[in-house]
RNA sequence: GAAGCAAGCCAGACCGCCGCUGGUGCAAUCUCCGAAAGGAGGCACUGGAGGAAGGUCCGGACUGCACAGGGCGGCGUAGCAGCUAACGGCUGUCCACCGUGAGGUGAGGAUCAGAGCAACAGAGACGAGUCGCUGUUUUCUCGCAAGAGAAGGCAGCGGGUGAAACGGGCAAUCUCUACGCGCAGCAACACCAAAUAGGCCAGCGUUGAUGUGGCUCCGCGGAGCUGGCGGGUAGGUGGCAUCGAGCCGUGCAGUGAUGCACGGCCCAGAGGAAUGGCGGUCACGUUCGGGAAACCGAAUGCACAGAAUCCGGCCUAUCGGCUUGCUUCACAC
RNA sequence: CUCGGUGUGGCGCAGCUGGUAGCGCGCGUGCUUUGGGAGCAUGAGGCCGCAGGUUCGAAACCUGCCACCGAGACCA
Numbered sequence: 001g002a003a004g005c006a007a008g009c010c011a012g013a014c015c016g017c018c019g020c021u022g023g024u025g026c027a028a029u030c031u032c033c034g035a036a037a038g039g040a041g042g043c044a045c046u047g048g049a050g051g052a053a054g055g056u057c058c059g060g061a062c063u064g065c066a067c068a069g070g071g072c073g074g075c076g077u078a079g080c081a082g083c084u085a086a087c088g089g090c091u092g093u094c095c096a097c098c099g100u101g102a103g104g105u106g107a108g109g110a111u112c113a114g115a116g117c118a119a120c121a122g123a124g125a126c127g128a129g130u131c132g133c134u135g136u137u138u139u140c141u142c143g144c145a146a147g148a149g150a151a152g153g154c155a156g157c158g159g160g161u162g163a164a165a166c167g168g169g170c171a172a173u174c175u176c177u178a179c180g181c182g183c184a185g186c187a188a189c190a191c192c193a194a195a196u197a198g199g200c201c202a203g204c205g206u207u208g209a210u211g212u213g214g215c216u217c218c219g220c221g222g223a224g225c226u227g228g229c230g231g232g233u234a235g236g237u238g239g240c241a242u243c244g245a246g247c248c249g250u251g252c253a254g255u256g257a258u259g260c261a262c263g264g265c266c267c268a269g270a271g272g273a274a275u276g277g278c279g280g281u282c283a284c285g286u287u288c289g290g291g292a293a294a295c296c297g298a299a300u301g302c303a304c305a306g307a308a309u310c311c312g313g314c315c316u317a318u319c320g321g322c323u324u325g326c327u328u329c330a331c332a333c
Numbered sequence: 334c335u336c337g338g339u340g341u342g343g344c345g346c347a348g349c350u351g352g353u354a355g356c357g358c359g360c361g362u363g364c365u366u367u368g369g370g371a372g373c374a375u376g377a378g379g380c381c382g383c384a385g386g387u388u389c390g391a392a393a394c395c396u397g398c399c400a401c402c403g404a405g406a407c408c409a
């Protein structure tokens, strides 16, 4: 210098003006919307997208189900050890494969428990045996004889077919082993307000139903439940986001994931959905023009994408740029 | 937002206990008819939504994407 591997970071910066939206404080107790519940309106200060907010693929928090006990079934995971609230995630390590290498990938338990599968080709395909050749032996036939032929048994060898030929393969086939899982999801759920034809028909039910979100047993519980027709309201508040498995820094323990201690910080939150627009300066990229070059001028502007109960992961998308460590090759000293 | 399902010729669908993909309608050509329709014969048309994996072999089994469709408020 070239080509790569791994880990991590950024996702323009600053200023001014005008807007949108959340919180806190102050003031008035006023005005507006609404049937009500409730909501909005002023001023000041202050917060306001991401590494994936995405896909909704796993795991949890939270909430409800009469609190989830046994059996059967179902689903998931799979070397070994660890981390974690938990996980199908992560870390270390063994083994296998790929790569010259740095490194990368792995759904890597069991096929001496049992079952199942293998098209076409081939004599033969999962049950065993024999398609061809050779040798040997027995019997039969022909032949005067040497010998020849046929059938059976035994032994050995083999072309060819095919992914695979008595030795295996497939458990991302059933199954077995070990471990884990009750079910549903913020349209969960709780409360407020309003409203009614609080109705009719059929079936089941105090001989105990519906329910306990697959079935069943036991237990609980005690009068409704299911379907159809018809009718009404479809508004608001909480959940919900300043206290969390939170963020930053330092130290210690550990190979590491991670844990512990100390100090500091408070960091989006709507409910048809805010996080934007304009102008200026600088930096960067691309294109065009001028120039020998340095550079100057003009235009344009970044990729993927946008929170919706919250959190930890995985996967997928992503213009480009930066840092660190390492590998291989080439050259120079 | 939370769940569930489906992608196979032009259209509507089978095939989904892995073995090389069919049916109906439609389309082309020919016959029949004076002509058309109907009928008869024959033929074309598929990378099974996309990519990767397991397997000898994948439409099917597994994983990840893409597209489309559907359901879910309350009272009584």
Base pairs, nucleotide, nucleotide: 001329002328003327004326005325006324007323008322009321010320012282013281014280015279016278017277018276020048021047022046023045024044025043026042030041031040032039033038050304054315055314057313058312059311060310061309062185063184064183065182069217070216071215072214074181075180076179077178078177079093080092081091082090083089094108095106096105097104098103109176110175114174115173116170117169131158132157133156134155135154136153137152138151139150140149141148142147189238190237191236192235199229200228201227202226203225204224211220212219231408232407233406246265247264248263249262250261251260252259253258284301285300286299287298288297289296290295334405335404336403337402338401339400340399343358344357345356346355352389360376361375362374363373364372382398383397384396385395386394
Molecule: RNase P RNA; transfer RNA
Organism: Rhizobacter sp.